The RNA shown here (transfer RNA) has 74 nucleotides and comes from a Pseudomonadota bacterium. The coordinates come from a structure-prediction model, not an experiment, and the mean pLDDT is 82. It matches the Rfam family "tRNA". By type it is a transfer RNA. Rfam links the family to the GO term triplet codon-amino acid adaptor activity.

């Protein structure tokens, strides 16, 4: 220095051939339930989809650059 991968909710992680409204389980937050409970039920809140531009009628999903980590080669 070169080259792949990785970058979605607080944590781990899912998203088919780009197409209405962005999920999952785990945590939180409310209520119910029980003698009590970290158990069990229902309900809910919470995302700029790493960041800047392109392409397109429409990007998380495609393309180009930074960033950040993680692996190879040198």
């Nucleotide at each position: 220095g070169g080259g792949u991968c990785u970058u979605u909710a607080g944590c781990u992680c899912a998203g088919u051939u780009g197409g209405u409204g962005a999920g999952a389980g785990c945590g939180c937050u409310g209520c119910c339930c029980u003698g009590a409970u970290a158990a069990g039920g229902c309900a809910g809140a919470g995302g700029u989809c790493g960041g800047u531009g392109g392409u397109u009628c429409g990007a998380g999903u495609c393309c180009a650059c930074c960033a950040a980590g993680a692996c190879c080669c040198a």